The RNA shown here (c-di-AMP riboswitch aptamer (ydaO/yuaA leader)) has 172 nucleotides and comes from a Gemmataceae bacterium.
[in-house]
RNA sequence: GAGUGGACCGUGCCUAAGCCGCUCGGCGUACCGGGUGGCGCGGGGGAACCAAUGACCUCCGGCGUGCCACCGGCACCCGGGGGUUGGGGCGCAGGUCGCGACGAACCCGCGACCAGACCACUUCCAAGGUCCAGCCCGUCAGCUAACCUCGUAGGCGUUUGGAAGGGCGGAC
Repeated sequence: GAGUGGACCGUGCCUAAGCCGCUCGGCGUACCGGGUGGCGCGGGGGAACCAAUGACCUCCGGCGUGCCACCGGCACCCGGGGGUUGGGGCGCAGGUCGCGACGAACCCGCGACCAGACCACUUCCAAGGUCCAGCCCGUCAGCUAACCUCGUAGGCGUUUGGAAGGGCGGAC
């Protein structure tokens, strides 16, 4: 001088994920972790009233409508048969199109576009950048007063310009 490991101190970000008391443990303070209670923050279930009663693929039919290159075909609509797909919650993570795979739909993978989320005091505008996951319930749950119930984890180090407002510090 560099690297690695351990224990602490300070200050911020995403997020509901913070604070305080008691208790147990780590090692004795500090500090960390578990349990428990309170406050704060966040989620779910749950009346009346109100709302709601699916979608896609395929086959058959129609004195149906429109179009065409017209004795048939295409698109839409109505009826019927068959097949596929339960439904819901947390979260920004939803929709459409194309391709792949599949007999079709659904699921899955890739790409593009739209919507959405974040970029460090707050809001607005512009540009730029990143993300667009994951998990859970278990056939059941729309809204929902009373009431019941659950969570309070995890991961990180902050782009630029303009406008308005605010905060802190310094000087007088």
Taxonomically the source falls in Gemmataceae (Bacteria, Pseudomonadati, Planctomycetia, Gemmatales).
Rfam family: c-di-AMP riboswitch aptamer (ydaO/yuaA leader). Rfam links the family to the GO terms regulation of gene expression and cyclic-di-AMP binding.
Its mean pLDDT, the model's own confidence on a scale to 100, is 77.